[in-house]
This record gives sequence, C1' cells and structure tokens, in this order.
RNA sequence: GGCUGGCCCUGCGCAACAUAUGCCUGUGAACCCCGUCAGGUCCGGAAGGAAGCAGCGGUAAACUUCGCAUCUGUGUGCCGCAGCAAGCCGGUCCCU
Repeated sequence: GGCUGGCCCUGCGCAACAUAUGCCUGUGAACCCCGUCAGGUCCGGAAGGAAGCAGCGGUAAACUUCGCAUCUGUGUGCCGCAGCAAGCCGGUCCCU
C1' cells in the first nucleotide's frame, strides 16, 4: 500500500418505550333521557282511559381494567439491509 472483517457515522426497515385517537369491557341521570311502569293519584255511573313516583332495563355526557388497531415521537436496541471521505482495531497478501 491492496483486499477483507469489526467499531465509529448516516439512511431505511423492524422491535421497545411514551403521548394521543378509535374499537372492546365495565360504571354511569332522585327529576330536568327513553322504555316498562307495582303501589297510589286523576277522569268516568260503569266499561275503560290519562298522567306517572319508586323499582327494573337501556342509553347520553363523563370516567375506566386488560387487550387490539392507527398516528406521531425519542439521547431506546445493535436486530436486518444499504451507504460512507476519514479515523481505530484485527486477518491476509505484496513492496520497502
């Protein structure tokens, strides 16, 4: 000095982590949501009808466990690929 491998550096991808959003789960309205409305109330001579408290069911806003998906990001990883002037380390060859 050549070749080659690794480290360092950069880019892309992947993973990890974090925020946000959506889905799923659950909670969730004394009344100002819905449905069903015991009891009782009202109208009626009666038959019937009306409104409707509690309760029950569902749901809105909101909150929420695990999980899934998406976006964004990072001084995370050395996992993969590629690139890179020079530097460091190793192997090999040649020259001196």
This is a predicted structure of a 96-nucleotide RNA (Bacterial small signal recognition particle RNA) from an uncultured bacterium. The coordinates come from a structure-prediction model, not an experiment, and the mean pLDDT is 76. Its Rfam family is "Bacterial small signal recognition particle RNA". Its family is annotated with SRP-dependent cotranslational protein targeting to membrane, signal sequence recognition and signal recognition particle, plasma membrane targeting in the Gene Ontology. The family's RNA type in Rfam is non-coding RNA gene.